[in-house]
Annotation: A computed fold for a 251-nucleotide part of an RNA from a Patescibacteria group bacterium, annotated as large-subunit ribosomal RNA, domain VI. It matches the Rfam family "Bacterial large subunit ribosomal RNA". Gene Ontology terms of the family: structural constituent of ribosome and ribosome. The RNAcentral record of the full RNA draws on ENA.

Context: one part of a larger RNA
RNA sequence: CGUCGAAAAUUGCAGGGACCCAUCCUCAGUACGAGAGGACCGGGAUGGACGAACCUCUUGUGCACCGGUUGUUCCGCCAGGAGCAUUGCCGGGUAGCGAAGUUCGGUUCGGAUAAGCGCUGAAAGCAUCUAAGCGCGAAGCCGACCCUAAGAUUAAUUUUCAUAUGAGACCCCUGAGAGACUAUCAGGUUGAUAGGCGGCAGGUGGAAGCGCGGUAACGCGUGUAGCCAAGCCGUACUAAUAGGUCCAGCU
Numbered sequence: 001c002g003u004c005g006a007a008a009a010u011u012g013c014a015g016g017g018a019c020c021c022a023u024c025c026u027c028a029g030u031a032c033g034a035g036a037g038g039a040c041c042g043g044g045a046u047g048g049a050c051g052a053a054c055c056u057c058u059u060g061u062g063c064a065c066c067g068g069u070u071g072u073u074c075c076g077c078c079a080g081g082a083g084c085a086u087u088g089c090c091g092g093g094u095a096g097c098g099a100a101g102u103u104c105g106g107u108u109c110g111g112a113u114a115a116g117c118g119c120u121g122a123a124a125g126c127a128u129c130u131a132a133g134c135g136c137g138a139a140g141c142c143g144a145c146c147c148u149a150a151g152a153u154u155a156a157u158u159u160u161c162a163u164a165u166g167a168g169a170c171c172c173c174u175g176a177g178a179g180a181c182u183a184u185c186a187g188g189u190u191g192a193u194a195g196g197c198g199g200c201a202g203g204u205g206g207a208a209g210c211g212c213g214g215u216a217a218c219g220c221g222u223g224u225a226g227c228c229a230a231g232c233c234g235u236a237c238u239a240a241u242a243g244g245u246c247c248a249g250c251u
Base pairs, nucleotide, nucleotide: 001151005161006160007159008158009157010156014148015147016146017145020048021047022046023045024044025043026042032037050105051104052103053102054101058099059098060097061096065092066091067090068089069088070085071084072083073082074081075080109143110142111141116136117135118134119133168246169245170244171243172188173187174186175185176184193239194238195237196235197234198233199232200231202228203227204226209222210221211220212219213218
């Protein structure tokens, strides 16, 4: 930009993906075979690699969380803290993201076939799977399974709304299940969109102060303490105010 002005829900031309393999048990030490050996078909189980999704578990990260600790500077001193030293170093760790973790997938079935195996059958009184005709037959082909999908210009279909009393969209703003920007998505007071606040989960691991014990380092108590990011639930306290723009008249 097109496809009737719009919002939603569909169909699926077509395209893409996947469709892998092994071992064990059973059938059965059966069929077969002198024996040695040793099945088809069917049923069941487990695993590998590959793929997808996810974060309950395990594990990694987690320079916005907690703790420990060295040197030094500063907060007048003690105590308690802050800055710097690779995040100073070290021990843990929420959300998110990830795999080594978890769950799931390949099945089955149909159609047409290849090699091959056949039926009927002449040319050629026989024979012959082929010449006419008919059937079976692969991890392969086409469907079936999953995804995209009407720019499928052949621009499809359905529903609802609007048609001048205008549906809807955008600008603007708060944001994240989104993200380079844009877009998308959730919202904009008839509001839980973000922040704040409250509670909870969860992390760290027992705060400061004070008391007691100890010469002291330090220990114990107050006290599952104090602190706490991205999580969950709630709550209009703050900010999404107010407003503006575009938009459809068949042949």